Overview:
The RNA shown here (FMN riboswitch aptamer (RFN element)) has 124 nucleotides. It was read from a public genome assembly, where an Rfam model found it. Model confidence (mean pLDDT): 82 of 100.
[in-house]
RNA sequence: AGUUUUCUUCAGGGCAAGGUGAAACUCCUUACCGGCGGUAAAGUCCGCGAGCGGAUCCGGAAGGUUCCGCAGACAUGGUGCGAUUCCAUGACCGACAGUACAGUCUGGAUGAGAGAAGAAACGA
Numbered sequence: 001a002g003u004u005u006u007c008u009u010c011a012g013g014g015c016a017a018g019g020u021g022a023a024a025c026u027c028c029u030u031a032c033c034g035g036c037g038g039u040a041a042a043g044u045c046c047g048c049g050a051g052c053g054g055a056u057c058c059g060g061a062a063g064g065u066u067c068c069g070c071a072g073a074c075a076u077g078g079u080g081c082g083a084u085u086c087c088a089u090g091a092c093c094g095a096c097a098g099u100a101c102a103g104u105c106u107g108g109a110u111g112a113g114a115g116a117a118g119a120a121a122c123g124a
Stems, first nucleotide, its partner, number of pairs: 004121007017029003031104002033094002035048004043092002051070005057064002074090005096107003
């Protein structure tokens, strides 16, 4: 170098203005936001995470392991060796529970986590 183990820290943004109404940051017009890895720089490509359902194994229980399934969205033109990633134009999408119907409010969540950085040990 590499690899394995252990530990520590970090790890999500957004309703401004107007309308209707008894009531809406939930509807309507307009506004605003974009997790992680890969790859020519990506919310919309490939893959992952959070959520939900099922099976499985450990456990007295609480809870956890592993696996399977479900769950969003992009086109056109330009530059270039190379871009659904850049530039231009026009689009589109957004878990569950609560509540006047929610990507933006409240809640599970001072949680979990893709992963990022660092430390120690092992070690040619």